[in-house]
Context: one part of a larger RNA
RNA sequence: UAGGGCAUAAAGGGCAUCUAGGCGGCCAGACAAGUCUGGGGUGAAAACCUGCGGCUCAACCGCAAGCCUGCCCUGAAAACUGUCUGGCUAGAGCGCUGGAGAGGUGGACGGAACUGCACGAGUAGAGGUGAAAUUCGCAGAAAUGUGCAGGAACGCCGAUGAAGAAGAAAGUUCACUGGACGGCAACUGACGCUGAAGUGCGAAAGCUGGGGGCAGCGAACAGGAUUAUAUACCCUGGUAGUCCUACCCGUAAACGAUGAUUACUGGGUGUGGGCAGUGAUCAAUGUCUGUGCCGACGCACAUGCCAUAAGUAAUCCCCCUGCGGAGGACGGCCACCCGGCUGAAACUC
Numbered sequence: 001u002a003g004g005g006c007a008u009a010a011a012g013g014g015c016a017u018c019u020a021g022g023c024g025g026c027c028a029g030a031c032a033a034g035u036c037u038g039g040g041g042u043g044a045a046a047a048c049c050u051g052c053g054g055c056u057c058a059a060c061c062g063c064a065a066g067c068c069u070g071c072c073c074u075g076a077a078a079a080c081u082g083u084c085u086g087g088c089u090a091g092a093g094c095g096c097u098g099g100a101g102a103g104g105u106g107g108a109c110g111g112a113a114c115u116g117c118a119c120g121a122g123u124a125g126a127g128g129u130g131a132a133a134u135u136c137g138c139a140g141a142a143a144u145g146u147g148c149a150g151g152a153a154c155g156c157c158g159a160u161g162a163a164g165a166a167g168a169a170a171g172u173u174c175a176c177u178g179g180a181c182g183g184c185a186a187c188u189g190a191c192g193c194u195g196a197a198g199u200g201c202g203a204a205a206g207c208u209g210g211g212g213g214c215a216g217c218g219a220a221c222a223g224g225a226u227u228a229u230a231u232a233c234c235c236u237g238g239u240a241g242u243c244c245u246a247c248c249c250g251u252a253a254a255c256g257a258u259g260a261u262u263a264c265u266g267g268g269u270g271u272g273g274g275c276a277g278u279g280a281u282c283a284a285u286g287u288c289u290g291u292g293c294c295g296a297c298g299c300a301c302a303u304g305c306c307a308u309a310a311g312u313a314a315u316c317c318c319c320c321u322g323c324g325g326a327g328g329a330c331g332g333c334c335a336c337c338c339g340g341c342u343g344a345a346a347c348u349c
Stems, first nucleotide, its partner, number of pairs: 004320002007303002012317001014201004021194003025088007033081002035077001037075006048066001050064005091191001092188002095184004103177007110154001114150007125136002206248001208246001210245003216242002221237004259316006267294010298305002322349001324347001331342004
């Protein structure tokens, strides 16, 4: 307790796609289901409300009218919703054309750094720290030169920058491939929006006694320090992992803590892409589409937001309703496991 809300107080689903459903552009005609209106029937009585009346008053009782918010039948109206018919092009899509991009998948190649190995040259230290030690080194280390091998990540460009639905995404190049944007206006003619379920995608960690790989880093673990202790912070090592491949998991402060779509509402200043350009490929300027900052009105408890709205409106969906108990129990569904999704109550303040 249906009103109101969801950036930060509880609350936007991690993201997309689609089914049912809800909602839906302009013009004309028809119908009359919704809608509006007239008439009729019914809507028991009691109760209730109003006005009278009866018990000396009142409670109580009686009479009348209202009420019974509804349903059915019948006539009329045609603006709106709906249905049907015909038409339109401003929404949506297709087409042609153009440029931009770390969009995706697979392959090939590259340089720097690192580690290891071999050889050269060379001698006593190197490493590490607040200081040290563990550690490495005369069996020749560290520093240095040459060569070889390996794995992972891609410096500068680089941006407040581009692309993607989100997660995420950056060396170069080849192949295949998705989307967005600009210009044109030939085509279709409302084909649209949202979207419970469903389906797909989804960082990191993790799973498979899976298969490979393993340079660096590095949970666990071991040692050295520190300390009253030191199951830590610091140091020396180091396994899983991190990488590839196949399958699973399905969660994150999955954040803009801000759902999607549409329309409208002063300005100023950057920047990516396209187009037009007073005179020229440049520029001013204009315009479409992204992305930033500052700000008027408005909004907001405030912080702040302000055409990328948290403004003004509309449609649809998720979600919220005091703190704890608790994202725990039980049950169900999913998962190989870990666990995930759904998700109460007693009690308590």
The part of an RNA shown here (small-subunit ribosomal RNA, central domain) has 349 nucleotides and comes from an uncultured bacterium. Its mean pLDDT, the model's own confidence on a scale to 100, is 87.